[in-house]
RNA sequence: UCAGAUGGCCGGAUGGCUGCUCCGCUUUGGCGGGGAGGAAAGUCCGGGCUCCACGGAAACACGGUGCCAGGUAACACCUGGCGGGGGCGACCCUAGGGAAAGUGCCACAGAAAGCAAACCGCUCUGACUUUGGUCGGAGUAAGGGUGAAAGGGUGCGGUAAGAGCGCACCGCGUCUCCGGUAACGGCGGCGGCACGGUAAACCCCACCGGGAGCAAGACCAAAUAGGGGCGGCAUUUAAGCGGUUUCCGGCGCGCCGCCCGGGUAGGUCGCGCGAGGCGGCUGGCGACAGCCGUCCCAGAUGAAUAGUCAUCUCCCGUUUUUAAAGACGGGAACAGAACCCGGCUUAUAGGCCGUCUGGCUUU
Numbered sequence: 001u002c003a004g005a006u007g008g009c010c011g012g013a014u015g016g017c018u019g020c021u022c023c024g025c026u027u028u029g030g031c032g033g034g035g036a037g038g039a040a041a042g043u044c045c046g047g048g049c050u051c052c053a054c055g056g057a058a059a060c061a062c063g064g065u066g067c068c069a070g071g072u073a074a075c076a077c078c079u080g081g082c083g084g085g086g087g088c089g090a091c092c093c094u095a096g097g098g099a100a101a102g103u104g105c106c107a108c109a110g111a112a113a114g115c116a117a118a119c120c121g122c123u124c125u126g127a128c129u130u131u132g133g134u135c136g137g138a139g140u141a142a143g144g145g146u147g148a149a150a151g152g153g154u155g156c157g158g159u160a161a162g163a164g165c166g167c168a169c170c171g172c173g174u175c176u177c178c179g180g181u182a183a184c185g186g187c188g189g190c191g192g193c194a195c196g197g198u199a200a201a202c203c204c205c206a207c208c209g210g211g212a213g214c215a216a217g218a219c220c221a222a223a224u225a226g227g228g229g230c231g232g233c234a235u236u237u238a239a240g241c242g243g244u245u246u247c248c249g250g251c252g253c254g255c256c257g258c259c260c261g262g263g264u265a266g267g268u269c270g271c272g273c274g275a276g277g278c279g280g281c282u283g284g285c286g287a288c289a290g291c292c293g294u295c296c297c298a299g300a301u302g303a304a305u306a307g308u309c310a311u312c313u314c315c316c317g318u319u320u321u322u323a324a325a326g327a328c329g330g331g332a333a334c335a336g337a338a339c340c341c342g343g344c345u346u347a348u349a350g351g352c353c354g355u356c357u358g359g360c361u362u363u
Stems, first nucleotide, its partner, number of pairs: 001359010012312007020035006037334001041345002044343005049213004054249007062209005067081005082096001083094004097204002102202002104198003119144002121140008152170006171193001172191004177186003217269004227260007240251002276295008314331006
């Protein structure tokens, strides 16, 4: 200096005037304080919270997760590792248990793609022959072709020609030992060794799992018609009790379903003090945990959190200049809380900072 990898931050500021909303105080005149995000988005996960008489054990169904160890309230999240893949590298990706339980699939091409197979070819041999070859038999899978993949790879020996046929190394399987909490890795021994790939196909295995959701729900006020009909079950605890069944325990006097008709749409709470924010120290590779200090940072309900003026900051362009300063013009993304929190995913103008990798040049 160029190209890249990865982590983080900002995404406007100050002042005046006017306006909206919540809270506190108030002598009802007002005064003071607060007021939209890193994703508030998607509604994809996990919870807190609320309500529902269900709870324990087991089996089945359905759904979810899928290497190991940690973190967390929990998770399909995060951190650190292991295996596999990509990249020169920094790094990135991983839907990562099982193919010898079974089923399915592997198009086209090719002789042949799940029990095998011989298109060209190679070797031996018989017959014919226009001496170029043609037909048949036996053997073969090293060479060539097709393909994503042809049933281990490379080399040597051996053979009529070949082949793990034999051997060496690699690969694969298995066993002891060593290292590691573990996933797994390493040295060595044995085995010529084989039923390819695919489970993000069905499936098998292991683990986890009530439902509904703030339009949940609680209270106050008001009003109507303490409404009517049909069917089933039951009255001796039955029906029913949040996937089904069984067992044990418990609740439960009316229950379940359908039809017709009437009233209410008002107010308060839920609604923000928290798995809370910020700073420091300690422990840890890290996610994070503990301790100390400090702060209170929206609460609307057709839905507030704004408008305007001035100056400054940042970026882009033009002009001037040796260059700058200066002047002029333009621009500032994605996007708005509605119970809350932890994640993941997606969108994002412009700018800044840290660490690392590769190339080139100079010293």

The RNA shown here (Bacterial RNase P class A) has 363 nucleotides and comes from an Alphaproteobacteria bacterium.
Its Rfam family is "Bacterial RNase P class A". Gene Ontology terms of the family: ribonuclease P activity, tRNA processing and dimeric ribonuclease P complex. Rfam classes the family as a ribozyme.